[in-house]
RNA sequence: GGGCUUGUAGAUCAGGGGUAGAUCGUUAUCUUCGCAAGGUAAAGGCCGCGGGUUCGAAUCCCGCCAAGUCCA
Numbered sequence: 001g002g003g004c005u006u007g008u009a010g011a012u013c014a015g016g017g018g019u020a021g022a023u024c025g026u027u028a029u030c031u032u033c034g035c036a037a038g039g040u041a042a043a044g045g046c047c048g049c050g051g052g053u054u055c056g057a058a059u060c061c062c063g064c065c066a067a068g069u070c071c072a
Base pairs, nucleotide, nucleotide: 001071002070003069004068005067006066007065010024011023012022013021018055026042027041028040029039030038048064049063050062051061052060
């Protein structure tokens, strides 16, 4: 320098055009004399950045950045 993969909640990951979800974690609450376990609820993300297409983009297209991997 070139090819490919990845970037979404605190963590691990889904979602591949129509208001963004799960599990764990966190907080509150119920249960207990108390703790743990368990039940219920809530908070937490404008989807790496900038453009384009579209009525509508996390999703499609282009560029850039970062990580991983292969080639030279």

Predicted 3D model of a 72-nucleotide RNA (transfer RNA) from a Methanotrichaceae archaeon. RNAcentral holds the sequence, with entries from ENA. Its Rfam family is "tRNA". It is annotated as a transfer RNA. The organism belongs to Methanotrichaceae, within Archaea.